[in-house]
Molecule: Bacterial RNase P class A
Organism: uncultured Noviherbaspirillum sp.
């Protein structure tokens, strides 16, 4: 200068509040008062994986649709965790993987290049064939000249073979790359979520029975007149406001010890650590730790300036990211200051 693991997240103390438990007094009850004692997090965050649960669905086998993904192991479970192997990054401590097939098929391969997997002829060679051109021999002609038979040279020409270079590019034709394209292969995956689901259960309006009622019920209105005139009582049931449960004893925690590199386990002893419901968990006050500002002193370094280390003394006066809401493993994000081990490089 770093790397890798772990850990804290101000203390104490008074006071005046929120919110639940018990436990006494009052009160028919709802409740009040008193007193003891509990009361946020490492992430309670995102809600991204994977499970307890709770209801709905399910003969069995497939299609579809989603996930994984080297090898081995841990576990309730997993895409998390641990070992080990390749790969890369690093000097290194070590950090990071999007790690199954490409001889089952499709696709796709920027730029460049003639051509990106169909194959394909830029450029060099080579031989042929067609075509032009020249020269020699031929044939016809009186002759100038024609004819293209036959051989031999020749072309920035043409066509197609064929052969090994070149030049481009990551790769140039080899069973080329790519599967974080689609596919395939082998394993895994019902759905919906505590606003899940369950009990008790007002008032009013609806329902069903039953009994009274136009021979006048019930209303005004105790009670008789009297007026008004079609419903009244009673009983069940659904269901809604609200109340409970679910709810915190659980894959819990802390401490020894065994197994195991390690994740993890197994034995044994202790503990009980929030439980609210539009939702408490906070607010002042004092004395202090830490850090951080100042100031003089002293120590190490250095010409010096400066830097660094120590206690004093003053001043500031708790700080950062946040906050449970059904519970547990993990992942990722946010995060003032700080501490401990262990190990790397370099002087």
């Nucleotide at each position: 200068a770093g790397c890798a693991a772990g850990c804290c997240a101000g203390a104490c103390a008074g006071c005046c509040g929120c919110u639940g438990g018990c436990c006494g007094c009052c009160g028919c009850a709802a409740g009040g008062c008193g007193g003891c004692g509990g009361g946020a997090g490492g992430a309670a965050g995102g809600u991204c994986c994977g499970g307890a649960c709770u209801c709905c669905a399910c003969a069995g086998a497939g299609c579809a649709g989603g996930g994984u993904g080297a090898c081995g192991g841990c576990u309730a479970a997993c895409g998390a965790c641990c070992g080990u192997c390749c790969g890369c990054c690093g000097u290194g401590a070590g950090g990071c993987g999007c790690g199954g097939a490409a001889u089952a098929g499709g696709g796709c391969c920027a730029c460049a290049g003639a051509g990106a997997c169909g194959a394909g002829u830029c450029u060099u060679u080579g031989g042929g064939a067609c075509c032009g051109g020249g020269g020699a021999g031929g044939g016809c002609g009186a002759a100038a000249g024609c004819c293209g038979c036959u051989c031999c040279c020749u072309g920035c020409g043409u066509c197609a073979c064929a052969a090994a270079g070149g030049g481009u590019g990551a790769a140039a034709c080899g069973c080329g790359g790519u599967a974080a394209c689609c596919u395939c292969c082998a394993c895994c995956c019902g759905g919906a979520g505590c606003a899940a689901u369950u009990u008790c259960a007002a008032a009013u309006a609806g329902g069903c029975a039953c009994g009274c009622a136009u021979u006048g019920a019930u209303g005004c209105u105790g009670c008789u007149c009297g007026c008004g005139g079609a419903g009244c009582g009673u009983g069940c049931g659904g269901g809604u406001a609200g109340a409970a449960a679910g709810c915190u004893u659980g894959a819990g925690c802390c401490g020894u010890g065994g197994a195991g590199c390690a994740a993890u386990u197994c034995a044994c002893g202790g503990c009980c650590u929030a439980g609210a419901g539009g939702a408490a968990u906070g607010g002042c006050u004092g004395u202090c730790a830490u850090a951080g500002c100042g100031a003089a002193c002293g120590g190490g370094u250095u010409c010096a300036c400066g830097c660094u280390c120590g206690g004093u003394c003053g001043c500031c006066g708790u700080a950062a990211c946040a906050g449970a809401a059904u519970c547990c493993g993990g992942c990722c994000u946010a995060u003032c200051g700080g501490c401990u081990u262990g190990c790397u490089u370099c002087a």